[in-house]
RNA sequence: GGGGCUAUAGCUCAGUUGGGAGAGCGCUACAAUGGCAUUGUAGAGGUCAAGGGUUCAAGUCCCUUUAGCUCCA
Repeated sequence: GGGGCUAUAGCUCAGUUGGGAGAGCGCUACAAUGGCAUUGUAGAGGUCAAGGGUUCAAGUCCCUUUAGCUCCA
């Protein structure tokens, strides 16, 4: 320098054919227990890497950029 893959909650990840942004763990509150652990219930937490485009509508499609991994040289 060129090719491929990945980027979504604090962490690990899902998100199907473009239309509801989610799960587990973690966190907070409450209840059960004498307390811890644990269990249950409820809740908070999101610039879907950044910018632009297409579309009535974009996490999803297209372009550019950034970062990481990997292959070739």

A computed fold for a 73-nucleotide RNA from a Caldilineaceae bacterium, annotated as transfer RNA.
The source organism's lineage runs through Bacteria, Bacillati, Chloroflexota, Caldilineae and Caldilineaceae.